RNA sequence: UGAAUAGGUGACUAGGGUUCCGGUUUUAAUAAACGUCUGGACCGAGAGUUGCCGACCUCUUUUGCGGGGUUACACGGCGGGAUAAAAGCCCGGGAGAU
Numbered sequence: 001u002g003a004a005u006a007g008g009u010g011a012c013u014a015g016g017g018u019u020c021c022g023g024u025u026u027u028a029a030u031a032a033a034c035g036u037c038u039g040g041a042c043c044g045a046g047a048g049u050u051g052c053c054g055a056c057c058u059c060u061u062u063u064g065c066g067g068g069g070u071u072a073c074a075c076g077g078c079g080g081g082a083u084a085a086a087a088g089c090c091c092g093g094g095a096g097a098u
Stems, first nucleotide, its partner, number of pairs: 007053006015043002020040002022037001023034003054071006073093001075096001079091003
C1' cells in the first nucleotide's frame, strides 16, 4: 500500500401506527366517527438486551465435531418505499461528518 473476513437467526424491549378485536361518541337501529382510546393482537432496531448456530485462534488426543479464548468499533440528515397505517422497519455501517 492492496485484498479478504468481521456473519446468520430466534425471543424480548425502546419505538410505531390503526386493517382486526375491544373501548368511547352518535343513531330508533344498522351504518358512521375517534389512536390526543389505557388495552388484546400486529410491525419492530447495523449503531438496544439476550440465547442458539456459524467463523477464527489455541489446547487435548481419553480420537469424544472434547476443553478454552475471540467475534471489535460504530456521530448520522433530508427525502423516498412497503404494509390498513406508521416507526429506531427497508433504501442505510447510505449522503454527510470526524

This is a predicted structure of a 98-nucleotide RNA (Guanidine-I riboswitch aptamer) from Methylomonas sp. Of the family's consensus pairs, 96% are formed in the model. Model confidence (mean pLDDT): 80 of 100. Rfam family: Guanidine-I riboswitch aptamer. Its family is annotated with regulation of gene expression in the Gene Ontology. From the family's description: This family represents a conserved RNA structure found upstream of the ykkC and yxkD genes in Bacillus subtilis and related genes in other bacteria. Taxonomically the source falls in Methylomonas (Bacteria, Gammaproteobacteria, Methylococcales, Methylococcaceae).